The RNA shown here (transfer RNA) has 74 nucleotides and comes from a Planctomycetota bacterium.
The prediction has a mean pLDDT of 81.
The organism belongs to Planctomycetota, within Bacteria.
Its Rfam family is "tRNA". The family's RNA type in Rfam is transfer RNA. Gene Ontology term of the family: triplet codon-amino acid adaptor activity.

RNA sequence: GGGCGUUUAGCUCAGUUGGCUAGAGCGCCGUCCUCACACGGCGGAAGUCACUGGUUCAAGUCCAGUAACGCCCA
Numbered sequence: 001g002g003g004c005g006u007u008u009a010g011c012u013c014a015g016u017u018g019g020c021u022a023g024a025g026c027g028c029c030g031u032c033c034u035c036a037c038a039c040g041g042c043g044g045a046a047g048u049c050a051c052u053g054g055u056u057c058a059a060g061u062c063c064a065g066u067a068a069c070g071c072c073c074a
Base pairs, nucleotide, nucleotide: 001073002072003071004070005069006068007067010026011025012024013023019057028044029043030042031041032040050066051065052064053063054062
């Protein structure tokens, strides 16, 4: 330098043919339980869907570019 893949909550990851308010587990906070802790029950907070632009009535999803990370080739 070229090709391919990944990027969504603090972490690990889903997300259907583009369609209404974007989800799960773990973690975090509150509360109940306990002498207390752990476990467990109940409730809650937390997201510019990497960034910029485009297509569309509508984009996490399609297109182009950029960035970071990984693999392969030179």